RNA sequence: CAGCUUGAAACGCCGAAUCUCCGUCCUGUCCCCAGGGCAGAGACCGGGGGACCCAUUGCGGCUUCGGUCGCGGGGGCGAAUCGCCGUCAGAGUGCGGCGUAGCGUGAUCGGUUCACGCGAGCCCGACAGCUCACCUCGGAGGCGACCAACCGAAAGGAGCA
Numbered sequence: 001c002a003g004c005u006u007g008a009a010a011c012g013c014c015g016a017a018u019c020u021c022c023g024u025c026c027u028g029u030c031c032c033c034a035g036g037g038c039a040g041a042g043a044c045c046g047g048g049g050g051a052c053c054c055a056u057u058g059c060g061g062c063u064u065c066g067g068u069c070g071c072g073g074g075g076g077c078g079a080a081u082c083g084c085c086g087u088c089a090g091a092g093u094g095c096g097g098c099g100u101a102g103c104g105u106g107a108u109c110g111g112u113u114c115a116c117g118c119g120a121g122c123c124c125g126a127c128a129g130c131u132c133a134c135c136u137c138g139g140a141g142g143c144g145a146c147c148a149a150c151c152g153a154a155a156g157g158a159g160c161a
Stems, first nucleotide, its partner, number of pairs: 011144004018043004023038006044139006054129001057072006073127001074124004082099006102118005108153006
């Protein structure tokens, strides 16, 4: 000097996943005080269930076009749906690839362009459309290293006089 790894603080990103109070326990030599764990309460943010009214499915065969027969479970959180191709003898399923509805970031905000990404996973258990009152549940987890241009708008800081 360069690279890699680990830790702390602050900042930032996805996400609802934040803040406050109080009780108790542990630690810091005791107290004050501080930090952490557990439980409870509140604020705020997010989800589900739940009336009247309204709404209420797909594919295939037959048909005198009135209908009839057969097959198919359904639902929730989330941006994460849908299609095509390949592979496993084949179906289902799995795996892989290319796209796609949709979604995120580029460090004040908005717009345009451009760039880089995601396009998963989990749960309920035969059951739920919407839905006032009402009932009920969650507030986790995982990441980032100097981070684009133009136009408009706003805020803050520093320096000089």

This is a predicted structure of a 161-nucleotide RNA (c-di-AMP riboswitch aptamer (ydaO/yuaA leader)) from a Solirubrobacteraceae bacterium. The source organism's lineage runs through Bacteria, Bacillati, Actinomycetota, Thermoleophilia and Solirubrobacteraceae. Its mean pLDDT, the model's own confidence on a scale to 100, is 75.